């Protein structure tokens, strides 16, 4: 874009058109073929005239309608073509004389249910025979011989009949075209020719004897499926594709099968015999029948219509004719089935109305849309005129089509879409459901995709959906594809057929050009006109119909022929190079084996062993012998060969190649379907051989296993002859041949040339590497093309299934080679990018290994957590990045959980009504009473009003630590303080991207230099901030305290120099010197310095990841819940314990416990606080008590040092445990605080795999102090004293960065993916068989029928005087031949226990 469509929802009106695709399935009913009395003889009925009826004859029923079953054909379409008929018609030329027997009806008699018939009797004719006649006809032996007619009629006319020619239809033959299948390659015996016949209308093996042995086929025979063909019809820019409904040509066919009469014409659609199925009728004896005519039924099936009207028109049969007949055909009914047309109403109209629908609540939309106003009526209705179709009659259509007048807006819209493609968007419900969906795909609680609404797009008497064809698809490529990596070059040769073919002449004209004739129906496309009001429709013209045939001319090019060259190809003659083949001989080295020496515990083998061999003498070593394989070095992107492959050395045969030179042939080439022949390795067979190596197998290791890799052994088998097999990533993943297009640099074989004998120069042939044009999706190719031409052969068409099944060929086998389907998926693939990832690679950094110190992991105890248990044991955090985490502190509260008692506008916000005080503080055993505050008016009272509080109420709301961290904000954890992320211009790439950002060196650092198609920014990194460490200054009080007085005491005068305190400043930058370095970044070293190479520590966390935590810190969507999941008490719970993991403190002692003296700090905190001093108290604390909002107080710092004891042990270690007696907080230590006294004294004697943490004031190890807190740290956080060991080095282990590389990964290695198994589905194969179709062969059989024969039976026409003859029928026979049997066959399908892979879950 189309349709003979159908289904869904919908439907106002005309106009032309189209309407069983399926069951060539079966049909009730009615109609669809007659007519003619002017051929004829009867019968009726009429007074006639005429009418009518059966038969006889004669003409059509071979036209016209309908349907495609079958046909792969001279069936059709074209173009021809000669051996033919043709009624009716038309033209011309003659003819139309004489005679005869008969039968239908009709009477009579009979069978029979009927269908229908038999036998006798008369009868007519345009009906049937006979003679005559022959211009022209036909036969022929060329003498001759054979053949016609019809009348009708009153005339006119109308017929008959011989032949010619013509129209007309039909017959028959030939070139070309005309579906698919080779897993269909061989067919064919009337076959193929010919002689002779026979037989047609007519050519022919049409048909028959005989004779030969042909013919047809790869240019696709035969055979099997499909199919009516054409003009045209849809599509397409077109070449093509699909198609063959309606119309129009031509073919078959008429229940199935077969046959043949009659006729000009049929083997006959509404004839006819015969068989067979099937259906009705029957007196069961026998009969009838044939919608694929036009209606209708029934069936089938997604589906296709009235048992209508008229013969008025066109047109057809009969007839002089009137006329009769015509389901041809002309109308009409149904049917949105499809093209056309019109119509549903026009104009004006803003409070932008009411409703809806959404909303940010403001509005927007729906929208001039409706209401209203103002007008029109086209369609359809109603009344009324009213044709053309017909040149005199004659109108089914039809009171149609047109035309007029009324009425009233009055009767008349849906349907599909709104993620993308593709035009249109919101809100609600649903919540991987329930849908959608042409494709990508949408739905798991914010769906623009599902369902609904509102809103909008598109079409519109439709719209959609579904099937189908063609287009898009250049996706079969003829126009017009490609095979190196996507799907594709046979594994190489040689050659057949066919394709293609160098140079010049001449010829011819088949190819091909150009004109001309014929023909290419019609009708339909297309152009131009023209009638229906337009258009569809229709007419009328012209154009074209790209075709085929024929004649004529051209002669470049291609062929055909002739002739001719040499440049393709080959030939000669000289050289030369090789692992090119075959076969024969032969050599040395090494392995093993054997004999024999000498020797003595072991050898071998591995990662380590073991199995093995070995004191019977191994390994080793020497000497000698025996077989068999393979040939070190020489050895090269070297060489040879078509390829597969070739390697010791002679030697014999033999193929190929090159180089140079001359002469010859004369296109002899090129390729190359079948075909052939070679063709590694395994592998088969037959006999040999067998030293090494070595599947299978054996044993030993490894190993969760280990039918492996490793070892020790070993059989085919690797060799050798013969035959097989024919495959390999048979690869350069590149089929051959030719010609043509820049260059360099190697290297092998030859020539020629210079010369300084080692080279360089040129050429011709191989073989490699880069690389130009150009070429490719890219990567790459690039005179050895994948580039630009010719030519010829192979191969591709989306993954799988599957190179498989089936059938065929080959093969001993194994199997090779040909080569689908069903089914199933939306990819499969290639090349490149960017990432990630690798038990890849280079570089390079971290306490990441190593080196070292101490730890975890054993024990007992504190915490978290899992697990359990429980009414609850709230939740949450889960590898590192959950587990002394949130929780800076659960006895109540907290507190969210449990069981339970209230309460319902609420504990808590806002508003409104309403009443009132509220609060606080005295007083009281406890109440109760008793006061108000701000402003404003008032003198005052009083009153209005405002804040904030309480009571009771109303409804909107409150409330939720109640769900979703996977709807969010914010915060935060990691990777990581790791150096990296990225952008703009600019260039390169078809493009993702890339390039800077890589590189060379440096640094902690993408830090800097240097080079670079780059140049330059930005966040990150340094720096800028704190703090500590040196110094300078300002300022001295509660801090200091040298020097002066003075005290017991910096207490006190004085002093502010030091110490400190707390403020501004300086000071460190590879700046200075050497050296290395690229004159550079920079890095050693060194001096001065308090500090050196970022001093040393903090704070600072790029662009991202991990849907990383967190809705219970707060905010927030959306859900949920409202006498409860909310609020509110009092209990108990979070503190349970077989058990299991995590962090910690404590230890297991001598570097040490203990007891005793006695030194030296820092940084906090402090009024509901800290607490000096005093007194009690063994302590923990208790009871008084100055002092301080802070250089006052907590608060004695501890380990250190000294002295002293204990002596190695379950101890004078350890301190769990458990009783008891206190303390102190606090309403309140039961469950469940913390601390003191004294007792009690448990594990445990240094910790297994295995793991942790630190590189210096660091580890270790001593103590202080805060936070949170009434209390209640071994936890966090800080804060000092003491105070170490090592670092060779970067091979391993984790993490991390940059370059590369490899990827089939991209959720990105915690991916990706393979095959069995198990289960459910599904198509396929295969299979004892079974049941069907189909078609070929043997043979039986033979209806009906023509044909030959026969013809004894029957018989009008002529002959015959008769008898009787000629002819003719009836029967009988022969071969032919439909149904039908029969045997074994070949095909195709259907079906099957069992069984096999396949495919999807």
């Nucleotide at each position: 874009a189309a349709c003979g469509a159908a289904c869904g929802c919908u439907g106002g009106c005309g106009g032309c058109a189209g309407g069983c695709c399926u069951a060539a399935c079966a049909c009730a009913u009615g109609c669809a073929a007659g007519u003619c009395g002017a051929g004829c003889g009867c019968c009726c009925c009429g007074c006639a005239a005429g009418g009518g009826g059966a038969g006889c004859g004669g003409c059509a029923g071979a036209c016209g309608g309908g349907u495609g079953a079958g046909u792969a054909a001279c069936g059709c379409g074209u173009g021809g073509g000669a051996a033919u008929c043709u009624a009716c018609c038309c033209a011309g030329u003659g003819g139309u004389a004489c005679g005869g027997a008969a039968u239908a009806g009709c009477c009579c008699a009979g069978g029979g249910a009927a269908a229908c018939u038999u036998g006798g009797g008369g009868u007519a004719a345009u009906a049937c025979c006979g003679u005559a006649u022959a211009c022209g006809c036909c036969c022929u032996u060329c003498g001759g011989g054979g053949g016609a007619a019809a009348g009708a009629u009153u005339u006119a006319u109308c017929g008959c009949u011989g032949u010619u020619g013509g129209a007309u239809g039909a017959g028959c033959c030939c070139g070309c075209g005309u579906u698919g299948g080779a897993u269909u390659a061989g067919c064919u015996u009337g076959u193929u020719g010919g002689u002779g016949g026979g037989g047609u209308a007519a050519c022919g093996g049409c048909c028959c004897a005989c004779c030969a042995a042909g013919g047809c086929g790869a240019c696709g025979a035969u055979c099997c499926a499909u199919a009516g063909c054409u003009g045209g019809u849809c599509u397409g820019a077109g070449a093509g594709g699909a198609u063959g409904a309606u119309c129009a040509g031509c073919c078959a066919c008429a229940c199935u099968g077969g046959g043949a009469c009659u006729g000009a014409g049929a083997c006959a659609c509404g004839g006819c015999c015969c068989a067979g199925a099937c259906u009705c009728c029957u007196a069961c004896g026998g009969g009838a029948g044939g919608c694929a005519g036009c209606a209708g039924u029934g069936g089938g099936g997604a589906a296709u219509c009235u048992u209508g009207g008229a013969c008025a028109a066109u047109g057809g049969g009969g007839g002089c004719a009137a006329c009769c007949c015509u389901g041809a055909u002309c109308c009409a009914g149904c049917c949105a089935u499809g093209c056309c047309g019109c119509g549903u109403g026009a104009g004006c109209g803003a409070u932008g109305a009411a409703g809806g629908c959404c909303u940010u609540a403001g509005g927007g939309u729906u929208g001039u849309a409706a209401u209203g106003c103002u007008c029109u009526u086209u369609c359809a209705g109603c009344u009324g005129g009213g044709a053309a179709g017909a040149g005199a009659a004659u109108g089914a259509c039809g009171g149609u089509a047109c035309c007029a007048g009324c009425a009233g807006a009055a009767g008349a819209a849906g349907c599909c879409c709104c993620g993308g493609c593709u035009a249109a968007c919101u809100c609600c419900g649903u919540g991987c459901c329930a849908g959608c969906a042409g494709c990508c795909g949408c739905g798991g609680u914010a769906a623009u995709a599902c369902g609904g609404a509102g809103g909008g797009g598109a079409c519109u008497a439709g719209c959609g959906u579904u099937g189908u064809u063609c287009g898009g698809a250049a996706u079969u490529a003829c126009u017009g594809g490609g095979c190196g990596u996507a799907a594709a070059g046979c594994g190489c040769g040689c050659g057949u057929a066919g394709g293609c073919g160098g140079a010049u002449u001449g010829u011819u004209a088949a190819g091909u050009c150009g004109g001309g004739g014929g023909u290419g129906a019609a009708a339909u496309c297309c152009c131009g006109g023209g009638g229906c009001u337009c258009a569809a429709c229709c007419c009328c013209g012209g154009a074209a119909c790209u075709g085929c045939c024929u004649c004529c001319g051209a002669u470049a090019c291609u062929g055909g022929c002739a002739a001719u060259c040499u440049u393709g190809a080959g030939u000669u003659c000289g050289a030369g190079a090789g692992a090119g083949g075959u076969g024969a001989g032969u050599g040395g080295a090494a392995u093993u084996c054997c004999g024999a020496g000498u020797g003595u515990a072991g050898a071998g083998g591995u990662g380590a062993a073991a199995u093995u061999c070995g004191u019977a003498g191994a390994u080793a070593u020497u000497c000698g012998g025996a077989g068999g394989a393979a040939c070190a070095c020489c050895a090269g992107u070297g060489g040879c060969g078509a390829a597969g492959g070739c390697g010791g050395c002679u030697c014999a045969c033999u193929g190929g190649c090159u180089c140079g030179a001359u002469a010859c042939u004369g296109a002899c080439g090129c390729u190359g379907a079948g075909g052939u022949g070679c063709g590694a390795a395994a592998g088969c067979g037959u006999g040999g051989g067998g030293a090494g190596c070595a599947a299978a197998c054996a044993g030993g290791a490894u190993u969760a296993g280990a039918u492996a890799c490793c070892c020790u052994g070993g059989u085919a088998g690797u060799c050798c002859a013969c035959g097989c097999c024919g495959u390999a990533a048979a690869c350069g993943a590149u089929g051959g041949a030719a010609g043509c297009u820049a260059g360099c640099c190697g290297u092998c074989g030859g020539g020629c040339u210079g010369u300084u004998u080692a080279c360089a120069g040129u050429u011709c042939g191989g073989u490699g590497g880069c690389g130009c044009a150009g070429u490719u999706a890219a990567c790459g190719c690039a005179u050895u093309a994948a580039g630009c031409u010719u030519c010829c052969c192979g191969c591709c068409u989306g993954g799988g299934g599957a190179g498989u099944a089936c059938g065929g060929u080959c093969g001993c086998a194994a199997g090779a080679u040909u080569a689908a389907a069903a089914c199933u998926c939306a990819a499969a693939g290639g090349a490149a990018u960017u990432g990630a990832c690798g038990g890849g690679g280079g570089c390079c950094c971290g306490c990441a290994c190593a080196a070292g110190c101490g730890g975890u992991g054993g024990a007992g105890c504190a915490u978290g957590u899992g697990g359990u248990u429980u009414a609850a044991u709230u939740c949450g955090a889960a590898g590192c990045a959950a587990c002394g985490c949130g929780c800076a502190g659960a006895a109540c509260c907290u507190u969210a959980c449990c069981a339970g008692c209230c309460c319902u506008u609420g504990a808590c916000a806002u508003a409104c009504c309403u009443a009132g005080a509220a609060u606080u503080u005295c007083u009281u055993a406890g109440a109760a009473a008793g006061u108000g505050c701000c402003u404003c008016u008032u003198u005052a009272c009083a009153g209005a009003g405002g804040a904030g509080c309480u009571u009771g109420g109303u409804g909107a709301c409150a409330g939720g630590u109640g769900c979703u961290g996977c709807a969010u904000g914010g915060c935060u954890g990691u990777c990581g303080u790791c150096a990296g992320c990225u952008c703009g211009u600019g260039u390169c790439g078809u493009g993702a991207g890339a390039u800077g950002u890589u590189g060379g060196g440096u640094u902690a650092a993408g830090u800097c230099c240097c080079g670079c198609a780059a140049c330059g920014a930005g966040c990150g990194c340094a720096a800028c901030c704190c703090u500590c460490g040196c110094c300078u200054u300002u300022a001295g009080u509660u801090g200091c305290c040298a020097u002066c007085a003075u005290u017991a005491a910096g207490c006190u005068g004085g002093g502010c120099a030091c110490u400190c305190u707390a403020g501004a400043g300086g000071g460190a930058c590879c700046g200075c010197c050497g050296g290395u370095g690229u004159u550079a970044a920079a890095c050693c070293g060194g001096a001065g310095g308090a500090a050196g190479g970022a001093g040393g520590g903090g704070a600072u966390g790029a662009c991202g990841u991990c849907a990383a935590g967190u809705c219970c810190u707060c905010a927030u969507g959306g859900c949920c819940u409202u006498u409860a999941u909310a609020u509110c008490c009092a209990g108990g719970g979070c503190u349970a314990c077989a058990c299991a993991c995590g962090u910690a403190g404590u230890u297991c002692a001598a570097u040490g416990g203990c007891a005793g003296g006695g030194a030296c700090a820092a940084a906090g905190g402090g009024c509901a606080g800290c607490c000096a001093c005093u007194u009690c108290g063994c302590g923990a604390g208790a009871a008084g008590g100055a002092g301080c909002u802070a250089a006052c107080c907590c608060a004695u710092a501890a380990a250190g040092c000294c002295u002293g004891u204990c002596u190695c042990a379950g101890u004078c270690c350890g301190g769990a445990u458990c009783g008891g007696a206190g303390u102190c907080u606090g309403c309140a230590a039961c469950u469940c605080g913390a601390c003191u006294c004294a007792g009690u004294g448990a594990a445990g004697u240094u910790g297994g795999a295995a793991u942790c943490g630190c590189u210096a004031g660091u580890a270790a190890u001593c103590g202080u102090g805060g936070a949170u807190c009434a209390g209640c740290a071994u936890g966090c956080c800080a804060c000092g004293g003491u105070g170490a060991a090592u670092a060779c080095g970067u091979u391993c282990c984790c993490g991390g960065g940059c370059c590369u590389u490899g990827u089939a990964c991209a959720c990105a290695c915690c991916g990706c993916c393979c095959g069995u198994c198990a289960c459910a589905c599904c198509a396929c194969g295969a299979a004892a068989g079974u049941c069907g179709g189909u078609u070929g062969u043997u043979c039986c059989a033979g209806a009906a029928g023509a044909u030959g024969g026969u013809g004894c039976g029957c018989u009008a026409a002529c002959c015959g005087c008769a008898a009787g003859g000629a002819g003719g029928c009836a029967g009988c026979c022969a071969g032919c031949c439909a149904c039908g049997g029969u045997a074994g066959g070949a095909u195709c399908a259907a079906u099957g226990a069992c069984u096999g892979g396949g495919g999807c879950g």

The RNA shown here (small-subunit ribosomal RNA) has 1401 nucleotides and comes from an uncultured prokaryote. The RNAcentral record of the sequence draws on ENA. Its mean pLDDT, the model's own confidence on a scale to 100, is 85.